[in-house]
RNA sequence: AAGUAGAGGCGCGACAGACAUGAGUAUCACAUGCUGAGGCACUGACAGCCAAACCAGGGUGUGAGAAAGGGGAUGCCGCCGAAGCAAAACGGACCGUCAGACCGUUUCUGCUGGGUCUGCAGUGAAGAACUGCAGGACUGUCACCGCAAGGUGGAGUGCUACUU
Numbered sequence: 001a002a003g004u005a006g007a008g009g010c011g012c013g014a015c016a017g018a019c020a021u022g023a024g025u026a027u028c029a030c031a032u033g034c035u036g037a038g039g040c041a042c043u044g045a046c047a048g049c050c051a052a053a054c055c056a057g058g059g060u061g062u063g064a065g066a067a068a069g070g071g072g073a074u075g076c077c078g079c080c081g082a083a084g085c086a087a088a089a090c091g092g093a094c095c096g097u098c099a100g101a102c103c104g105u106u107u108c109u110g111c112u113g114g115g116u117c118u119g120c121a122g123u124g125a126a127g128a129a130c131u132g133c134a135g136g137a138c139u140g141u142c143a144c145c146g147c148a149a150g151g152u153g154g155a156g157u158g159c160u161a162c163u164u
Base pairs, nucleotide, nucleotide: 001164002163003162004161005160006159009080011079012078013077015075016074019071027064028063029062030061031060032059034058035057038050039049040048042100043099044098045097046096083112084111085110086109087107088106089105090104091103092102113139114138116136117135118134119133120132121131122130123129141154142153143152144151145150
């Protein structure tokens, strides 16, 4: 130098069915002596459509009434840059076009050893969860210091073991 095998721990991620939440929400039907000039997509712009007072849309009442994403536990599978995030390229979905946001794939392009707690911000229905930034203690690993207890510092393209 190359290859193989391992370790960290509430360890990481995918999939599956059930469950709770979403929500008595969106939506649909009927009614309305209420309101009403604007309204229609996740947001914005352009275009298009509906309506312009015999009322589009909204509210209220009655009846019916979802779903997606996300979630905790369980099972099973793959694993220890497991994985996550950002950027770029390509593609997708959304009434038309453009842009953003969203979803998927790729890249040794960059950052992060790991889980946890706190604060702020974003996504989100959410006091769930996830992500980012900052901070705290803990934990594993290596280096240095130390008689020791322990201390300081670094990063996973690292560390340990074996083989060539």